This is a predicted structure of a 71-nucleotide RNA (transfer RNA) from Candidatus Carsonella ruddii CE isolate Thao2000. The sequence is in RNAcentral, with records from ENA and GtRNAdb. It matches the Rfam family "tRNA". By type it is a transfer RNA. It is recorded under the gene name tRNA-Ala-TGC-1-1.
């Protein structure tokens, strides 16, 4: 310096164009003499930004991070 891939909740991972889900974990209540464990419930999310659709995690480009090839 030139290519390619990845970025979704605190961490791991789903969702191939119709409005985003689960487990763990955190936060109430239950329950225990207490703790742990189990039951309920409840928060919390698409890397920024910009374009195409009626409608975009998904299609396009820029960008920022990260990883790998070449040089």
């Nucleotide at each position: 310096g030139g290519g390619a891939u990845u970025a979704u909740a605190a961490u791991u991972u789903a969702a191939u164009g119709g409005u985003a889900a689960a487990a763990u974990a955190u936060u109430u209540a239950u329950u225990u003499u207490g703790c742990a464990a189990g039951u309920a419930a409840a928060a919390a999310u698409u890397a920024a930004g910009a374009g195409u659709u009626c409608a975009a995690u998904u299609c396009u480009c820029u960008u920022u991070a990260a990883u790998u090839c070449c040089a």